[in-house]
Context: one part of a larger RNA
RNA sequence: GCAUCGCCAAGGAACUCGGCAAAAUGGCCCCGUAACUUCGGGAGAAGGGGCGCCUCCGAGGGGAGGCCGCAGAGAAGAGGCCCAAGCAACUGUUUAGCAAAAACACAGGUCUGUGCGAAGCCGCAAGGCGAGGUAUACGGGCUGACGCCUGCCCGGUGCUGGAAGGUCAAGGGGAGCCGUCAGCAGGAGCCGCAGGCUCCUUGCGAAGCGGCGAGCCCAAGCCCCAGUAAACGGCGGCCGUAACUAUAACGGUCCUAAGGUAGCGAAAUUCCUUGUCGGGUAAGUUCCGACCCGCACGAAAGGCGGAAUGAUUUGGGCGCUGUCUCGGCGAUGCACCCG
Repeated sequence: GCAUCGCCAAGGAACUCGGCAAAAUGGCCCCGUAACUUCGGGAGAAGGGGCGCCUCCGAGGGGAGGCCGCAGAGAAGAGGCCCAAGCAACUGUUUAGCAAAAACACAGGUCUGUGCGAAGCCGCAAGGCGAGGUAUACGGGCUGACGCCUGCCCGGUGCUGGAAGGUCAAGGGGAGCCGUCAGCAGGAGCCGCAGGCUCCUUGCGAAGCGGCGAGCCCAAGCCCCAGUAAACGGCGGCCGUAACUAUAACGGUCCUAAGGUAGCGAAAUUCCUUGUCGGGUAAGUUCCGACCCGCACGAAAGGCGGAAUGAUUUGGGCGCUGUCUCGGCGAUGCACCCG
């Protein structure tokens, strides 16, 4: 010096990002316990007192007296407490090996699919799960106990319904067109009376075969018409106005599908910002209560409350302490020395 442990004058968080760590509390009996509350709780709230041994009495709980020590829950083991706020209702779950949480889950709510060989999922299939279940069932999405509630917009996107019209694939249908070709015509040559034969990079061309192919018929979808937001989502601007000023209940105007209701609000959200006022401190960028100018809250990506709960986060206080002023002493092990 390092690790672990014991003790300390006076002070007692002045330490520090932060009481981190340590100290303190600790058992049983009795007394006594607030706000708040979902009446269960909060509660071991908080805060106090007692505790050994002997004798006598009593059925016992216990009562009356006496005795000893520094110390009687005599060792070990064995809650610190309170106030206020955020988040999450709660018990649970999680990043095996840096995160345990306000994240996940959760009962409850709601939307939606699914009539049973269900929907959905696994599998190439057979088959299986769903379920030996059947709409009070099962799958999926969102929300997340409970209380009070959950406004406006269906123009876009999605979904559902609709089928008149528009569009529209394969297919059907074949108007017609093209190719090929018997044949016919034309030209040349030969035999030659008519006519016949041969040839030609000329024209026309039936049927057949091959190809192309319009009108027309025709499904879904899309267009279109409706509905639907606890579907994806969205929820304005400018100007003026009251007999001090200020402000604007009021008016005007433009735009929109509709212009943010209730509640909350410098918030786990506020840039300006240490906003302003109040509280707490001698002193407070944090904290609590208000205000509202919400850069950029807001109603199941739920809004606002909320008892209880939490190894949660934030602020304050009491107790207590070597965290500190500020360090000191001691113990064990190691480092170090000898062998």